[in-house]
RNA sequence: GCCGAUAUGGCGCAGUGGCAGCGCACAUUCUUGGUAAGAAUGAGGUCGUCGGUUCGAUCCCGACUAUCGGCU
Numbered sequence: 001g002c003c004g005a006u007a008u009g010g011c012g013c014a015g016u017g018g019c020a021g022c023g024c025a026c027a028u029u030c031u032u033g034g035u036a037a038g039a040a041u042g043a044g045g046u047c048g049u050c051g052g053u054u055c056g057a058u059c060c061c062g063a064c065u066a067u068c069g070g071c072u
Base pairs, nucleotide, nucleotide: 001071002070003069004068005067006066007065010024011023012022013021018055026042027041028040029039030038048064049063050062051061052060
C1' cells in the first nucleotide's frame, strides 16, 4: 500500500427497514440471627463519527476513525 471482518448500557452479546433487547454486573425492597443463595421492582443506550437513500435507518449505500486478521 491492497483486501476483509468487527464497532449496540459497566462487561459479554442478540436484533436483516416500523417503540432497542437478553445474560451477568449495579440500585431498592422482601426473605435470613447474619452472610451467601433465592424472589420482586428499578435505573442505565443520542446503536463508533459524518453524510446519502427512504414516509421511516441499529439495519441499506459512501467516506472517515479505531481494533483484529490476511496479502504484498